About this RNA
FMN riboswitch aptamer (RFN element) from Cryobacterium aureum, 137 nucleotides, folded computationally. It was read from a public genome assembly, where an Rfam model found it. The model forms 100% of the base pairs in the Rfam consensus. It matches the Rfam family "FMN riboswitch aptamer (RFN element)". For this family Rfam cites "Regulation of riboflavin biosynthesis and transport genes in bacteria by transcriptional and translational attenuation" (Vitreschak et al., Nucleic Acids Res, 2002).

[in-house]
RNA sequence: CACGUGCUCCGGGGUCGGUGUAAUUCCGAACCGGCGGUUAAAGUCCGCGACCCGUUAGUCCCUUGCACAAGGGACCAGCGGUUGAGCUGGUGAAACUCCAGCACCGACGGUCACAGUCCGGACGGGAGGCGCACGAG
Numbered sequence: 001c002a003c004g005u006g007c008u009c010c011g012g013g014g015u016c017g018g019u020g021u022a023a024u025u026c027c028g029a030a031c032c033g034g035c036g037g038u039u040a041a042a043g044u045c046c047g048c049g050a051c052c053c054g055u056u057a058g059u060c061c062c063u064u065g066c067a068c069a070a071g072g073g074a075c076c077a078g079c080g081g082u083u084g085a086g087c088u089g090g091u092g093a094a095a096c097u098c099c100a101g102c103a104c105c106g107a108c109g110g111u112c113a114c115a116g117u118c119c120g121g122a123c124g125g126g127a128g129g130c131g132c133a134c135g136a137g
Stems, first nucleotide, its partner, number of pairs: 001137001003135005009129002015029004030117002032106002034048004043104002052081004058075007086102005108120003
């Protein structure tokens, strides 16, 4: 120095006004941008993660049964699926990443009224990041 195993810690941001009986949900104007990669810095490139669906196995609970077992429910490592959106010009050796301009996108459930920004699952999970220990090179 890179690798393998184990462990600790960390690990998502953002609102005002108007209308109205009622909206941080509509209208107007704002604001926000997880992780790894990439000849050079990315919400929009290539992938990953969160949500959701399916599935094998496992654990637990309930019912029936003498038992084997059958049926139902909850949780869940793994695997599979689904999952949004960018162009033009400039600089440069190199940028869909920088600069300029104009655009665009944003799970599910809830709600006196439709949500990227409010509340909730979530004091959860998590891609992954710093570090420590051990191992072998």